């Protein structure tokens, strides 16, 4: 880098550096930001995944399933807002129209894209 797979409405801020934009990309919306955001570094914290520890069950000696634990000196990640929301497909409700197509609004499901972990390459 690519592929597979699981999860994504929970949780967690201070200091220093630094400067004008930032919230992945494009568009629309909505937010954050000179009371210094985004970013980088340090410290602290969170507890999602892996690992550790403990408990329960199955199996019976290899292992599998479930639960608890961050007072667990580990690996990684994270610490504004649902992955900030929408965009593509689809179901339902409602309105416009004589009706249908279509369009506006609302609610749900799925996909795509993205993020993180684990495994493979």
């Nucleotide at each position: 880098u690519u592929c597979u797979u699981a999860u994504c409405a929970a949780g967690a801020a201070c200091g220093g550096c630094g400067u004008a934009g930032g919230g992945a990309a494009c568009a629309g919306g909505c937010c954050c930001g000179u009371u210094a955001a985004u970013g980088c570094c340090g410290u602290a914290g969170c507890a999602g995944c892996c690992g550790g520890u403990c408990c329960c069950g199955a199996a019976u000696u290899a292992u599998c399933g479930g639960g608890a634990u961050g007072u667990c000196g580990g690996g990684u990640g994270c610490u504004a807002a649902a992955u900030c929301c929408u965009g593509c497909c689809u179901u339902c409700c409602c309105g416009a129209u004589a009706a249908a197509a279509u369009c506006a609004g609302g609610a749900g499901g799925g996909a795509a894209a993205g993020a993180u972990g684990a495994g493979a390459u």